Annotation:
RNAcentral holds the full RNA, with entries from SILVA. Small-subunit ribosomal RNA, central domain from Sesamum calycinum, 308 nucleotides, folded computationally. Model confidence (mean pLDDT): 83 of 100. The organism belongs to Sesamum, within Eukaryota.
Context: one part of a larger RNA
RNA sequence: GGCCCCACUUGGGUAAGAGGGAAUUUCCAGUGGAAACUACCAAGCUGGAGUACGGUAAGGGCAGAGGGAAUGUCUGGUGGAGCAGUGAAAUGCAUAGAGAUCGGAAAAAAAAAUCAAUGAUGAAAGCACUCUACUUGGCUGACACUGACACUGAGAGACGAAAGUUAGGGAAGUGAAUAGGAUUAGAUACCCCAGUAGUCCUAGCUAUAAACGAUGGAUACUAGGUGUUGUGCGUAUCAACCCAUGCGGUGUUGUAGCUAAUGCAUUAAGUAUCCCACCUGGGGAGUAUGCUCGCAAGAAUGAAACUU
Numbered sequence: 001g002g003c004c005c006c007a008c009u010u011g012g013g014u015a016a017g018a019g020g021g022a023a024u025u026u027c028c029a030g031u032g033g034a035a036a037c038u039a040c041c042a043a044g045c046u047g048g049a050g051u052a053c054g055g056u057a058a059g060g061g062c063a064g065a066g067g068g069a070a071u072g073u074c075u076g077g078u079g080g081a082g083c084a085g086u087g088a089a090a091u092g093c094a095u096a097g098a099g100a101u102c103g104g105a106a107a108a109a110a111a112a113a114u115c116a117a118u119g120a121u122g123a124a125a126g127c128a129c130u131c132u133a134c135u136u137g138g139c140u141g142a143c144a145c146u147g148a149c150a151c152u153g154a155g156a157g158a159c160g161a162a163a164g165u166u167a168g169g170g171a172a173g174u175g176a177a178u179a180g181g182a183u184u185a186g187a188u189a190c191c192c193c194a195g196u197a198g199u200c201c202u203a204g205c206u207a208u209a210a211a212c213g214a215u216g217g218a219u220a221c222u223a224g225g226u227g228u229u230g231u232g233c234g235u236a237u238c239a240a241c242c243c244a245u246g247c248g249g250u251g252u253u254g255u256a257g258c259u260a261a262u263g264c265a266u267u268a269a270g271u272a273u274c275c276c277a278c279c280u281g282g283g284g285a286g287u288a289u290g291c292u293c294g295c296a297a298g299a300a301u302g303a304a305a306c307u308u
Stems, first nucleotide, its partner, number of pairs: 004013003048149001049146003053141004060135002063132004071108001073106001074104005082093002121126001164205006173199002178194001180192002216275006224253009234243001257264002281308003290301001292299002
């Protein structure tokens, strides 16, 4: 504005719609403020950590050298009938002289009796005859220096028993496989006579074990007793002990606490914090598949169906 209603020309009302719009709340943006916590920046501290210094223990590692006992072999002497082996035997060795015994400054390989321990050491695997060279790590003392430099650690990397594997050596003893003798109903075994690979060394590979304390690492705290080992201090002494005490290992016993229990108990499986790894019923299965590694053997990662 249209439209409708009431009045009846002055107007009033109402709806859609339009304009204005307070408080509260929320969101976004902007500006400013605070500084306990967190983060960052800067400066400092020494308790964590480390360095230097004094001392010290050790089968820690690696390389070289040396010696002795035993074993079998070779050789020589003596000697002359058995030896060896077993529950008992036999295979086996031996008159072509074994076994036994005595020699060789003979040659060889492997292992290290006693000391030796409930002990030492190493991240673990591991590590023991003696000496030497080189070398890692630890502990302790004093408190000189640095001044948070710390803890843990996916991935990655190093090391990693035995067995196995590649190449070259070595080969005494031992000994998978193998062969023979026994045993036995049988005996592809246990026992015996032999014996190859291996065991040993060098250089690689393999990367797994009930690789166990079946207990990840770090830090702090929480009764003791009693051994042992390393190293200090006090005391004592001619000296060593003894006694008292500190730190670091390694045992045992035991309280609180914890645990389903056994048991653990300042070397925790207690009380707490940080980080990593790992688990989710039994089997199927540490299997299949894929991928990575490996010379191979295999290793690492690693399911499901199904069944209960």